[in-house]
Molecule: c-di-GMP-I riboswitch aptamer
Organism: Radiobacillus deserti
RNA sequence: AUCCGAUAAAGGCAAACCUUUGGAAACGGAGGGACGCAAAGCUAUAGGGGCUAAGAUUCAAUUGAAUGAUGCCUGCCAGCUACCGAA
Repeated sequence: AUCCGAUAAAGGCAAACCUUUGGAAACGGAGGGACGCAAAGCUAUAGGGGCUAAGAUUCAAUUGAAUGAUGCCUGCCAGCUACCGAA
């Protein structure tokens, strides 16, 4: 240094849910709260995968259906960076 991850040390983040707020929605922000996480740090134009379907288009004709991200998810895989140092 790389790989690796301990009943080590210093710490860190914060799921579901509740309140509030933005949004058509998915989902995001703030507060509370901890399921958990060795990257639960960053990246959505490195790539893959997934969610929603507003506008738009098509069909229908009774207010519906389908297609479909430019929207969203990295705590889905992944890329990049990184604290500590036992085996």